[in-house]
Context: one part of a larger RNA
Molecule: large-subunit ribosomal RNA, domain VI
Organism: Termitomyces sp. MTP_Mn156
Parts: sequence; structure tokens; C1' cells
RNA sequence: CGUAGGAAUUUUGAGGGGUCCUGACUUUAGUACGAGAGGACCGAGUUGGACGAACCUCCGGUGUAUCGGUUGUGCCGCCAGGUGCAUUGCCGAGUAGCCGCGUUCGGAUUGGAUAAGCGCUGAAAUCAUCUAAGCGCGAAGCCAACCCCAAGAUAAGAAUUCCCUUGAGGGUCGUGGGAGACUACCACGUUGAUAGGCCGCAGGUGUAAGCGCAGUAAUGUGUUCAGCCGAGCGGUACUAAUUGCCCGA
Repeated sequence: CGUAGGAAUUUUGAGGGGUCCUGACUUUAGUACGAGAGGACCGAGUUGGACGAACCUCCGGUGUAUCGGUUGUGCCGCCAGGUGCAUUGCCGAGUAGCCGCGUUCGGAUUGGAUAAGCGCUGAAAUCAUCUAAGCGCGAAGCCAACCCCAAGAUAAGAAUUCCCUUGAGGGUCGUGGGAGACUACCACGUUGAUAGGCCGCAGGUGUAAGCGCAGUAAUGUGUUCAGCCGAGCGGUACUAAUUGCCCGA
């Protein structure tokens, strides 16, 4: 842009894509079979491998905007306490998110038409013959079934609801996002919880500073399961989403 007004919701499925794997064990059964040695089909169940999808409860990784320890040096006048730089200075942990080494699930089943093959009936050819007419069975393969996309399927489909000549509805703009290169998509824009702030909780780190006490001091100890804290959960209009403008029968 189209699908001859607009919006929203629910859909049909032409067509396309994906999946399609496999071992071992138990049982049937030491049965059938076989002189014995050995040793099944068919069926029932259990548990794996590789592969794939989704997810983060558990386990583990990362986590340079979290917390702590610590070295050298500069600065904050000095002490104390901090802060910059040194690969995030180095080191120990670690929320969310993202992940796998983690968790859950999947390839099940069924139908149709067949291949090789096995058959029925059956002539040509009084017999025989699965084939010539006709009919049946038969595969991890084919078509469906299962999962996903799907009306630009221009043959542009269908249903429902609402709105519009007193202009419906879009866009611009802003606050953001489990969405994202940009765009797009999604949520929200005061009739508001969209983001930030603040409050509470979860969670992380591990017991702050100051002061008291003990010790000459280093340090220890009490206040103190403290202090601090990114992304998580919930709440709260304090801040920012103002007002407009453009397109549009």
C1' cells in the first nucleotide's frame, strides 16, 4: 500500500515447515524348537543413550552498577573515616536476567493407499497358474494423524461486537518493556501504577560508623542476625508521562 469506511475479538485452512532415531534389562520362558549344546517369534513392562523443545523449582556457571576482605599510591588539611587509580588492582561470596553441567516434556497411537513379498478366485491354454478381468494381506518408507506458521490464498475467505458525516479511528509526542540494531511489536499516558523515587517484603553480603569497655599497643568486645544493597515481589501519585498538532469518509 492492497484486501472499497474504521476498530477489536474469535476463526476456516489452500499451502508450507518441523518431528520421524535407537540400546539394554525383566517377563512371557529355560517355554516353542533341538539328541544335546543351545535357545526364540509374538506380546507385556522397566530403564538408558543421542537428538530436539521449553523453562530456571533444584544443582551448577556468569553476574566489571551488590556486599565484604586486602596491597601500593594520590586526594578529601591531620586522626578517624572515605574516595580515585592500579586487568573489576587482587581476593571471597552473590539477587535478577541470560544460560547448562540442571529440570520437565517429545519422537506415542491409529487409519488410508502401496513396495518387495504372500495369497483368493480365475481364464487365455477343459489341467495348472497371485493376473489377463476381479479381490485380499503386506514396511522404520508414502498420504493423513501429532507440533508450528499460515487469507499478499491479489481467488486477499468466515463469524461476532462496537463506532463514524455532531468526524470514528490512526499518527506524532512522552513514560517504559520479559520487544528490540533502527524500525516494528507490546504496556501505559492523570478517568494513571508506565518508569523513577519512597515504603514494606524477599534475597545478597556478613555484624557498619560513632561511642563505651579491656589492652601500652596491634587488636578484641558490647551496642549489632548489624550496616549497606542492581535488576525480584507488592504498595504508594512524590517526579515525569501536559496541552496540543497532523492524517483521516